Context: one part of a larger RNA
RNA sequence: GGACGAACGCUGGCGGCGUGCUUAACACAUGCAAGUCGAACGGGGAUAUUUAGAAGAAGCUACUUGUAGUGGACUUUAAAUAUUCUAGUGGCGAACGGGUGAGUAACGCGUGAGGACUUACCCAUUUCCGGGGGAUAACAGUUGGAAACAGCUGCUAAUACCGCAUAAGCCUAAGGGUAAAAGAAGUAAUUCGGGAAUGGAGAGACUCGCGUCCUAUCAGCUAGUAGGUGAGAUAAGAGCUCACCUAGGCUAAGACGGGUAACCGGACUGAGAGGUCGAACGGUCACACUGGAACUGAGACACGGUCCAGACUCCUACGGGAGGCAGCAGUGGGGAAUUUUGGGCAAUGGGGGGAACCCUGACCCAGCGACGCCGCGUGAGUGAAGAAAUUCCUCGGAAUGUAAAGCUCUGUUGUAUGGGAAGAUAAUGACGGUACCAUACGAGGAAGCCCCGGCAAACUACGUGCCAGCAGCCGCGGUAAUACGUAGGGGGCAAGCGUUGUCC
Numbered sequence: 001g002g003a004c005g006a007a008c009g010c011u012g013g014c015g016g017c018g019u020g021c022u023u024a025a026c027a028c029a030u031g032c033a034a035g036u037c038g039a040a041c042g043g044g045g046a047u048a049u050u051u052a053g054a055a056g057a058a059g060c061u062a063c064u065u066g067u068a069g070u071g072g073a074c075u076u077u078a079a080a081u082a083u084u085c086u087a088g089u090g091g092c093g094a095a096c097g098g099g100u101g102a103g104u105a106a107c108g109c110g111u112g113a114g115g116a117c118u119u120a121c122c123c124a125u126u127u128c129c130g131g132g133g134g135a136u137a138a139c140a141g142u143u144g145g146a147a148a149c150a151g152c153u154g155c156u157a158a159u160a161c162c163g164c165a166u167a168a169g170c171c172u173a174a175g176g177g178u179a180a181a182a183g184a185a186g187u188a189a190u191u192c193g194g195g196a197a198u199g200g201a202g203a204g205a206c207u208c209g210c211g212u213c214c215u216a217u218c219a220g221c222u223a224g225u226a227g228g229u230g231a232g233a234u235a236a237g238a239g240c241u242c243a244c245c246u247a248g249g250c251u252a253a254g255a256c257g258g259g260u261a262a263c264c265g266g267a268c269u270g271a272g273a274g275g276u277c278g279a280a281c282g283g284u285c286a287c288a289c290u291g292g293a294a295c296u297g298a299g300a301c302a303c304g305g306u307c308c309a310g311a312c313u314c315c316u317a318c319g320g321g322a323g324g325c326a327g328c329a330g331u332g333g334g335g336a337a338u339u340u341u342g343g344g345c346a347a348u349g350g351g352g353g354g355a356a357c358c359c360u361g362a363c364c365c366a367g368c369g370a371c372g373c374c375g376c377g378u379g380a381g382u383g384a385a386g387a388a389a390u391u392c393c394u395c396g397g398a399a400u401g402u403a404a405a406g407c408u409c410u411g412u413u414g415u416a417u418g419g420g421a422a423g424a425u426a427a428u429g430a431c432g433g434u435a436c437c438a439u440a441c442g443a444g445g446a447a448g449c450c451c452c453g454g455c456a457a458a459c460u461a462c463g464u465g466c467c468a469g470c471a472g473c474c475g476c477g478g479u480a481a482u483a484c485g486u487a488g489g490g491g492g493c494a495a496g497c498g499u500u501g502u503c504c
Stems, first nucleotide, its partner, number of pairs: 001504004006500005013376006019369002021334001026332003030329003035092003040089002043086012059070005099287003108212007117204003122200007130164001132162002139154006169178003183192003213259003220250003225247008262284004266277004289310005312323004340366001342365003348362001349360004379409004389400004413445001414441006423431001448493005453474003459488005469476002
């Protein structure tokens, strides 16, 4: 000198674009962050219409004046149709997106290669969709319980579940074995689906070469250890696991141990070589209160799923239960220190759906913070041998200084009024009456901070008297201090300026 996710002190006008818990992976009140499909299914509710039944007001008619007939409002029951809502069964999604960096020195990451694999949705090609069955939630009844919830009996549907048939494929010792499906909407055409096989795209799993911090005041380490045969497991290779056999394997080119650390694209600095860092953005990995485990599924050993154990918090009728912000806001705590319990799905993207549409704290926006970068303003011209005031003085004067005042202007910004977007492809705009434009007003509302002994640009007076104090280094201060404090003046930067910390 440069840089910063900075902090602190003084100060602070505006805009654009970015950015904001680096500490306690500390604990969390509250709300929201993953749903959707009635065109898979049986129920249930609501509304409307129609049909059938029940009961039947007013009115009208008759007369024996309180009865009969007629009449049909309102009500109600059942069924059908249409619209709509939905707890449950079922499907797809919830393994993405979002957060964090605790762990990890490792095929974790980076880069290059490989063969023994998997792949829902999507694309292409070929082909099939025949015929049956038994349940179960919801519901009804009932029991237990404070609750969470659970049990029993009975009924019912499906694109839920299970046989049979068919057969490409797969396995084979070539005899054989194994092996699928589902319908829905529509008057229909048809559309959306279902099964199998082959290929693709994209995604994932695995293996290997090379690279990847400090420490030898860590020198030896290792029994599933190293290899083989066989078997099991897996989507798949393999000590991955197991039985048996062999006794190996790694290591000063640093094994093993200890410490530290997510890695990279990149960022900062530097002429470069290099050094340091890994916030934001993008890729990969790991984690989700701590530890362990599997289930479901194409995919998880699963942040807003399950089970077990533990710590903690809460409810309780003391028998038992509930919870997990390292999602977005927000709270307490820690800390030098880090924001709103905001708006919207309008755009981009994601999930579901045939669609309409629904959901989306992803995202797009707004709010707060000079935290950073960039831009703009705080006025312009004119105006005296030079007002007043202040400071200094050799008392003559000098400086602040064209500075002010005064005069003439301008309108960036500001305020007020009016107009008013693009972003959206026919419709749909949170932002937002925003940006921007026009008109009017009026210099009005907008400058500070650090320094002035040398390094290093910038000097005098007073006060103080080794005191009070300054200080990055050298060093200043003990009565004439350009070094302390104040004032005047000056220098530098400027909505910032200094200080501290860290890196080059």